[in-house]
RNA sequence: AGGAUGAACGCUAGCGGCAGGCCUCAUACAUGCAAGUCGAGGGGCAGCAUGACACUUCGGUGUUGAUGGCGACCGGCGAACGGGUGCGUAACGCGUAUGCAAUCUACCUUGUACUGGAGAAUAGCUUCUGGAAACGGGAAUUAAUGCUCCAUAUUAUCUUUUUAUCUCAUGAUGGAAAGAUGAAAGCUCCGGCGGUACAAGAUGAGCAUGCGUCCCAUUAGCUAGUUGGUGAGGUAACGGCUCACCAAGGCGACGAUGGGUAGGGGUUCUGAGAGGAAGGUCCCCCACACUGGCACUGAGACACGGGCCAGACUCCUACGGGAGGCAGCAGUAGGGAAUAUUGGUCAAUGGGCGCAAGCCUGAACCAGCCAUGCCGCGUGCAGGAUGACGGUCCUUAGGAUUGUAAACUGCUUUUGUACGGGAGCAAUAACCCCCUGCGGGGGGGUAUGAGAGUACCGUAAGAAUAAGCACCGGCUAACUCCGUGCCAGCAGCCGCGGUAAUACGGAGGGUGCAAGCGUUAUCCGGAUUUAUUGGGUUUAAAGGGUACGUAGGCGGCAGGGUAAGUCAGUGGCGAAAUACGACAGCUUAACUGUUGAACUGCCAUUGAUACUGCUUUGCUUGAGUGCAGUCGAAGUAGGCGGAAUUCCACAUGUAGUGGUGAAAUGCAUAGAUAUGUGGAGGAACACCGAUAACGAAGGUAGCUUACUAGGCUGUAACUGACGCUGAGGUACGAAAGCGUGGGUAGCAAAUGGGAUUAGAGACCCCAGUAGUCCACGCCGUAAACGAUGGUCACUCGAUGUAUAUCCCUCGGGGUAUGCGUCCAAGCGAAAGCGUUAAGUGACCCACCUGGGGAGUACGCUCGCAAGAGUGAAACUCAAAGGAAUUGACGGGGGUCCGCACAAGCGGUGGAGCAUGUGGUUUAAUUCGAUGAUACGCGAGGAACCUUACCUGGGCUCGAAUGUAUUUUGCUACCUCGAGAAAUCGAGGGUUCCGCAAGGACGAAAUACAAGGUGCUGCAUGGUUGUCGUCAGCUCGUGUCGUGAGGUGUUGGGUUAGUCCCGCAACGAGCGCAACCCCUACCUUCAGUUGCCAUCGGGUCAUGCCGGGCACUCUGGAGGGACUGCCCAGGAGAACGGGGAGGAAGGUGGGGAUGACGUCAAGUCAGCAUGGCCUUUAUGUCUGGGGCUACACACGUGCUACAAUGACCGGUACAAAGGGCUGCAAACCCGCGAGGGGGAGCCAAUCCCAAAAAACCGGCCUCAGUUCAGAUUGGGGUCUGCAACUCGACCCCAUGAAGGCGGAAUCGCUAGUAAUCGCGGAUCAGCACGCCGUGGUGAAUACGUUCCCGGGCCUUGUACACACCGCCCGUCACACCACGAAAGCCUGUUGUACCUGAAGUCGCCGGAGCCAACCCGUAAGGGAGGUAGGCGCCCACGGUAUGACCGGUAAUUGGGGUG
Repeated sequence: AGGAUGAACGCUAGCGGCAGGCCUCAUACAUGCAAGUCGAGGGGCAGCAUGACACUUCGGUGUUGAUGGCGACCGGCGAACGGGUGCGUAACGCGUAUGCAAUCUACCUUGUACUGGAGAAUAGCUUCUGGAAACGGGAAUUAAUGCUCCAUAUUAUCUUUUUAUCUCAUGAUGGAAAGAUGAAAGCUCCGGCGGUACAAGAUGAGCAUGCGUCCCAUUAGCUAGUUGGUGAGGUAACGGCUCACCAAGGCGACGAUGGGUAGGGGUUCUGAGAGGAAGGUCCCCCACACUGGCACUGAGACACGGGCCAGACUCCUACGGGAGGCAGCAGUAGGGAAUAUUGGUCAAUGGGCGCAAGCCUGAACCAGCCAUGCCGCGUGCAGGAUGACGGUCCUUAGGAUUGUAAACUGCUUUUGUACGGGAGCAAUAACCCCCUGCGGGGGGGUAUGAGAGUACCGUAAGAAUAAGCACCGGCUAACUCCGUGCCAGCAGCCGCGGUAAUACGGAGGGUGCAAGCGUUAUCCGGAUUUAUUGGGUUUAAAGGGUACGUAGGCGGCAGGGUAAGUCAGUGGCGAAAUACGACAGCUUAACUGUUGAACUGCCAUUGAUACUGCUUUGCUUGAGUGCAGUCGAAGUAGGCGGAAUUCCACAUGUAGUGGUGAAAUGCAUAGAUAUGUGGAGGAACACCGAUAACGAAGGUAGCUUACUAGGCUGUAACUGACGCUGAGGUACGAAAGCGUGGGUAGCAAAUGGGAUUAGAGACCCCAGUAGUCCACGCCGUAAACGAUGGUCACUCGAUGUAUAUCCCUCGGGGUAUGCGUCCAAGCGAAAGCGUUAAGUGACCCACCUGGGGAGUACGCUCGCAAGAGUGAAACUCAAAGGAAUUGACGGGGGUCCGCACAAGCGGUGGAGCAUGUGGUUUAAUUCGAUGAUACGCGAGGAACCUUACCUGGGCUCGAAUGUAUUUUGCUACCUCGAGAAAUCGAGGGUUCCGCAAGGACGAAAUACAAGGUGCUGCAUGGUUGUCGUCAGCUCGUGUCGUGAGGUGUUGGGUUAGUCCCGCAACGAGCGCAACCCCUACCUUCAGUUGCCAUCGGGUCAUGCCGGGCACUCUGGAGGGACUGCCCAGGAGAACGGGGAGGAAGGUGGGGAUGACGUCAAGUCAGCAUGGCCUUUAUGUCUGGGGCUACACACGUGCUACAAUGACCGGUACAAAGGGCUGCAAACCCGCGAGGGGGAGCCAAUCCCAAAAAACCGGCCUCAGUUCAGAUUGGGGUCUGCAACUCGACCCCAUGAAGGCGGAAUCGCUAGUAAUCGCGGAUCAGCACGCCGUGGUGAAUACGUUCCCGGGCCUUGUACACACCGCCCGUCACACCACGAAAGCCUGUUGUACCUGAAGUCGCCGGAGCCAACCCGUAAGGGAGGUAGGCGCCCACGGUAUGACCGGUAAUUGGGGUG
C1' cells in the first nucleotide's frame, strides 16, 4: 500500500433514491408547542351557537340551562406510556441460564357469585375580606360512580382440629369440620356502559442464585450491622432490610480493600481465523431529569413537562413576598474543527380518554437544510487525417505529442425545460342487512390525503443544461521543459533543494478516481512486533548468585468402583433487527419484504467409560533405607611443624647501601648494607601440583586428632510412588565495607616525599595508616560466567584422564560415576554446540519485548551507615545491537623491498645577485598553479607587439575569417592637412595572366555564420601530475558459504603474482618479462663530403692531388648471452652461490613503454565543448602605462668566501648540434663589445668553433687579500620605429656583503656523484633557467634495530568521506520536559463532634379544632381523627483532625536537544 467513520477542513459540484446529522458545556435558556379526556359520574353554566320571550335607534341588546355544547370546579381513567440524555454506576448494573414451596399486577380475557339499605360532608356557586402579585382567609349553602356506616357472602383472609397425595430442606397441594373477619355505584338514547368479591389466564413488575463482565500490587490486608443465630418490627415478598439479645465470625494472592476509567447488551468495524477496537443511528435493559434529600398519591413512582425542604442560579416585585427548571420538538446564546426548520398533518401507524361521534398526541407520518454516507443516472453516440490552428518538447530544412481530439457530417434525447395527463398509500369507521355458540363473523356501504398535482405516463424543441480533484523520485500507476539555487519550499518513511531538480513553483503531457477528489483525526490490519492458534532467553533484550522447601502445577505399573472433566443422543432457552442463502417488491441498485439456515452459548435429561480426576486393592522398575567397600585441598574445633620476611640483642666488618629506563627521596661513620649466633612475633603454607580432586554455589591446599556432611561402586535385605519442579518464604553467599574487642610480621587504599611530565591529582621509586588476621554481629552485592535454571528419557563414534569394580595370558578389554579434547546426524543468524547439547521430547520455575532517559525519580521494605531490593514517566532519537565479510588502520606480529635509514661524497638553510611565489602597494601591478604532486611552474624567452590588466581617445552587423551572388580595378597605394595614434578630410592614382571566355589578386555591397582570455575543470572531451615501473589488479567455469563473499591469488621454496612443488580447483586476461631504440664486441655489405696503411705526385705545412677502401669512421644487414657448460647446495624441481670461457654473465648499461584504480588532483587562459552571462559592451581599434612596484617572508638557482686557489704566458684532446630574413672564414680597424669585408656553405665538403677543466712554466703567501665581485660614476657597442619607465654586451673607475653558514634539510650506489666546458630551442635583441652533449672522474654500503614509503601473510577494531577516522566528560550559551523544595491554593475522601429543614415511623395529643360510628330528644359525652409537641433517623451546613490526587513556588538537582 487496504478497509472503516455520526466526521472535520481544502478545492470542486448536474440529478434522483435510501439513510444519517451537538462526538464538545448533564452549560445557561427568550418564545411557541410536546397530556389530556369523559356531560353516557356530578353540581352547574362564565364564554360560544341555536331556539323561545322581551326591548330596539333595526346595527343589536336583555331574559331564559330550554337545546347544541361547555371555561373553571367535584369525580373517574390517563398522566409510571410515549419522547430525551449517558451524569452517576465496576454493580446481580448488564448478558446468559435458572429459581420464587418468598411475591404483586390497573386496564384486557375466561369462570363463579353479588350489585340491598343508610348517612355525613366538601369544592364549585354566593357573600365578606387580606395581598402589588402569586395566592389566600372567614361565613353560608349544595351534588356525585367522592366519603362513611350497616346488611349479605365463597373457592378470600386468620385460628384450631383432621385426612390424602406429593416434593427440594423449610414444606406444598387437595378434601372435611368449627369459629372469626372483609364488598359494591350508579348512568342510560333501554341497545348497553359500569361497580364488588373470588378463582384462572395474559401482560407487566419485584426478588434471589450460578457463570461471564476494564486498568493499577509503586493499593495487601479489609470488616462492627460487620458474619451468623434467636425473637420482634417492616415489606407485595425473602433477607441485618431494621431493632433487641447472643456468638465471633465474614472477605482476601483463584487479588479482598483502595485508586483510576467506564452505562451494559443485541450488534458495528477490522481480521484467514483466533483476536483487537468500538457501543452513534435501530432494538432490549439500566440510570438520570438544575444540585442534594424526602416522602405523598397510586395497580404501578420515590415520579422529565407532580409535591415538600435545603442549595446555587435566573426572573418578577409595591421590598412585605413570589415565580422557574428544553438531557421533549423547534429555536437562542456560549463552547467548538463541527452537526439542520422557532415547517405541515393527525391522512396512515400507534397511544390516552370516551358507548360513540370525537378530542389530544413535536409519538408518528411528511416536507425543509447539509455531497455527511451508501446506491443509481447523466454530462452524449457514430463517422471524420490536410493527422488543421494553437500549445508543449526535440537530435530544429524538420519531427514528436496533445489527437479522432477539434472543425465538419449524420444520429440519439436519459436528465433538464415547456405543456398535458396523473396514481397507490383508504378502509375493518359510522350506518344498514344477514348469521351467531352473543365473544363475534360475513355482506353492503357514506365520509376522510399532510405529503402533492408529488411519484409515474405522454408530447415538443434541441447536443442542447452539466467535470472536477489528487498525484506522476522509490515504496506506487504516471516525464519532460522552464523558473529557483541548502533560498523559496516539499516531506507518510527513505529523503529532495548549495546553477543542468522526473522530489520545490509553473507549464505541457501522463496516471488514478470521479460528483466527487484530496488532507487531517481515529480504529483494526499488515505486526508471529505480547506469540492460545503463533515467539524467545551462550554472544542480539532476556536464566533468579546457590540450595532447601510452602502453596500450586505436573506425575510409574496392574485391577475394581464412580462418572466430575470428556464424548454422543434428546428437550428447553438463545427476542426482533443485523450478518448469510433463496425468492420477491420499488425500471436497476442502495433500500425493503417473505422464508430458511445460523446464532460456535447456557440449562436439563439419557447414555458411553478409552484418557484425566476421585476412591479402593495390589506391584516394584521411580525414590528412599540397610549392608559391604571406597574417594576427596568438603565443613567445624583443637594441637603441632619447618622455610622465609621483619624486628631485637651480641659478634665480625667498612663505606657505602638501596632503587631505577636513568635518577632521586630513603637508610648509613651515633657503624648501615653484607656475614654469623641467639631470641621475639605475626601471617602464609615452596617442592608434590596436574590439561587433577572435592563442594549446591560462594569456595577449599603444611602435618595431625576429634566431630559432621556427601559422592561413587558392589549387593538386592527393607519401605512401596513416599516422586519432579517450586510463586511467596528460609538458609548459605567472594571481595570491599560497617560495629565491638583483640592482633599486626609482610603487604598496602588514604597520606607524605622523590622522579617522569606541558601538567602528573597516575603509571616508577622511598616511606606509610585504615585494612588484610582472630572472635562475635551486620552487609547481601560481583564479568556471583559455562555470560548456558532444575529433573527425566532418547539420539553415531574416536581419544585422554580420576575413582571403584569385573574379565583375562605378560600386553589388554568391559561396566559405572566424574573431569577434558575432537567429530556424525541434528540444531544455530553465524560464531559455534554436539551423550557434560545450544540435538529430539516431557514437566515445573525465572526472565525478555527498540535505543537513550535509567537501574534513575517517587513510594514502600530491609540496613548502624554505605547502600540493597522493588522500579516508572515526561522528553528525545531512527536507530541501538549480534555474528560474520571485504577493505583501511594499529606507538600488533611475521616476512620482503626501495639512496628509506646507515656508510660516504657534494649541496641547501648564512652572503650578494638572478628567478618564481606569498604579502604589501598600485589606476593596473591580468590570469592560472598551492603539502608530497604549486613556487627558473603554464612562459622554449612581457621595451611596442605579445597582453588577457589600467587610464584616455574612437567604432556599434561590428577588428578578423569563410561561403555564395553582384559590382569594380580603386577607395589599395602615395602626397598634404588635423590628431598622441586609431581615425577623419583633400588631392593624386585605373593591377596582373589570357586572343577571348574567363581567371588570379585586391576592394566594395548584399546574405548567412558575429564576438567574448566573461563564469562553471564540482556539467565535460582531450591531455597531464602522483601513488609507481610499485607487482600487483581481475575474469570464465567449477566448488564452499543462507549471504556479503571465499577459493583460484593462500601454503613450502624462490622471485618481478618470475618460476617450481603442493592444493577444489582448472584455465584465462590486463600488468611483469620479451618483442622496439641508443650504447658496449665481432662479422659482412657499401665507400663520399669520411679515412690514408701501402704506391705515386705536390706543399713551409695540411688526404692537398692521383689512387686505394686495409684501418678509423659512417649506416644497412647479421652474429653474440641462452644459467648453454662445470662444481657443490637444494626436493632428481624452480632457483640461489662459486667457476671456466667471453668484448659483455645471470633482465650487461640506458631509453621508450605506466595494469585495475586513487586524489570530484591540474587545466573552460592551448584546443574542443554543455549550460549560464554579456551585445553603443564583459565585443573591437588605438596612444600611453602596468605585468619589471618593495618594509618584508619562502622556494629554486648563479657567484663566492679562496692556495686541490686566483692571475699571466704556453701546449693538447671532444661529442652533439645549428646555419639562406642564415652561419660567415681569411684579411683590415678597435684595448674591447664590435665595425669593415665578403671567400665558402642549403652543409660527414663551408661556417658557428676558441672546447674548458687538464698539462707545462711564472707570480701571489693567508690578507677581506693579486680572494670575491655586488653596487655606483663615466664612456661606448649592438638589436630594434623606439632601450626613460624596462635590453644585452664592452672599456675605465668604484670594490659592498661574504672568512664555509643555527635548528633543520636535499641529491647521489659508477662512467654515477662531483667538476669542466660546448651546443640547441625560444628569439630583432635579451639565459645564472630549460633541453641536449661530451671531457676529467671518485668515496661508501657493516647491516635492516630505527625514520619515511611500499608489497605479501596474519591479528584486533566501536574505523568505511576508512586514524587527518571514531569518540568521552567537564565548562560556556540557548531551549525543553522532569525530580527535590520553606510554603501557598484547589479537589477527593476518612474519623470525631455540633447543627438538624422537609419527611416517614414511634409516643403524647388530658387544655386548640373536627361531619359520618356509639350513648343521648337535645345539650353534651365516648370512640376516632387532626393541628401541635417530643423522640429516632437524616440532606445541606459547621468545627477539629488525618489521608490521598493535583496545581503553583524563591531556590536547587541531574537529564535531553542544539
Molecule: small-subunit ribosomal RNA
Organism: uncultured bacterium